[in-house]
Molecule: Fluoride riboswitch aptamer (crcB RNA motif)
Organism: Hyphomicrobiales bacterium
RNA sequence: CCUGUUCAGGGGAAUGGAGUUUCCCGAAAACCGCCUUCACGGCUGAUGACUCCUGAUCAAGC
Numbered sequence: 001c002c003u004g005u006u007c008a009g010g011g012g013a014a015u016g017g018a019g020u021u022u023c024c025c026g027a028a029a030a031c032c033g034c035c036u037u038c039a040c041g042g043c044u045g046a047u048g049a050c051u052c053c054u055g056a057u058c059a060a061g062c
């Protein structure tokens, strides 16, 4: 690169939606946050990443 056959044109990446992209998984799967003295303890985030929207919280201005 060509041909044949088969198959699930799908799902997921710690709380919502969309686009792009990366990675993972193949339904008995990927995935279901971290630290810890394991305690009535501590910490980050609506993203895996980027952008936009929505929601929540805080601050400032009008």
Base pairs, nucleotide, nucleotide: 010025011024012023013022016053017052018051019050020049021048033043034042035041